SAM riboswitch aptamer (S box leader) from Geovibrio thiophilus, 111 nucleotides, folded computationally. The model forms 94% of the base pairs in the Rfam consensus. Rfam family: SAM riboswitch aptamer (S box leader). Gene Ontology term of the family: regulation of gene expression. The organism belongs to Geovibrio, within Bacteria. RNAcentral holds the sequence, with entries from Rfam.

[in-house]
RNA sequence: UGCUUAUCCAGAGCGGCUGAGGGACGGGCCCGAUGAAGCCGCAGCAACCCUGCGCACGAAGGCGCAAAGGUGCUAACUCCCGCCCUUCAUAUUUUCAGGGGCAGAUAGGCG
Numbered sequence: 001u002g003c004u005u006a007u008c009c010a011g012a013g014c015g016g017c018u019g020a021g022g023g024a025c026g027g028g029c030c031c032g033a034u035g036a037a038g039c040c041g042c043a044g045c046a047a048c049c050c051u052g053c054g055c056a057c058g059a060a061g062g063c064g065c066a067a068a069g070g071u072g073c074u075a076a077c078u079c080c081c082g083c084c085c086u087u088c089a090u091a092u093u094u095u096c097a098g099g100g101g102c103a104g105a106u107a108g109g110c111g
Base pairs, nucleotide, nucleotide: 002110003109004108005107006106007105008104013042014041015040016039017038021031022030023029025082026081027080028079043074044073045072048070049069051066052065053064054063055062078103083100084099085098086097
């Protein structure tokens, strides 16, 4: 970097260095000198992988508890929308609501 599977309305921040950007992309709307991004330290959240224990079970595999290890995460639902469809209506447009996609993020597997 590509393919594939699962999840994405929950949860969890302080300090130090530094100093202007950041929220993937486009539009919007926000965050930011009461300190952005980044790096470091400590803490925490979660339970994808691993590990341990328990329960049930033809097998594969499932459920629950724990959290030492590998990742991840700790503003706003993935911050909202983006493409298509449905509902209200004869039609069009807009708005609201709902559904499915696209894109993205994280983890596991494969090349």